[in-house]
RNA sequence: AUUUGAAAAAGGCAAACUCAUUGAAAAAUGAGGACGCAAAGCCGCAAGUCUACAGCAUUUACAUGCCAUGACGGUUGGGCUGCCAAA
Repeated sequence: AUUUGAAAAAGGCAAACUCAUUGAAAAAUGAGGACGCAAAGCCGCAAGUCUACAGCAUUUACAUGCCAUGACGGUUGGGCUGCCAAA
């Protein structure tokens, strides 16, 4: 340096849920809390999923439908970086 792996050692992250805040929402942030994770570290490049303020169409109206420029890295691929062990 490469590949494989979490058996050991040192550790790390933190699902659901609760409270507070932001947001139209999806969701995010902080605190608590651990379902789990060998990259559950970082990145919205590609796909996928979620939401629909605004916009467009329909409707007498209520509302309904479409739609990402929004969100998800704990959906996957990809890119970059990293501890330990074995070969």
c-di-GMP-I riboswitch aptamer from a Clostridiaceae bacterium, 87 nucleotides, folded computationally. The prediction has a mean pLDDT of 85. The sequence was found by an Rfam model in a public genome assembly.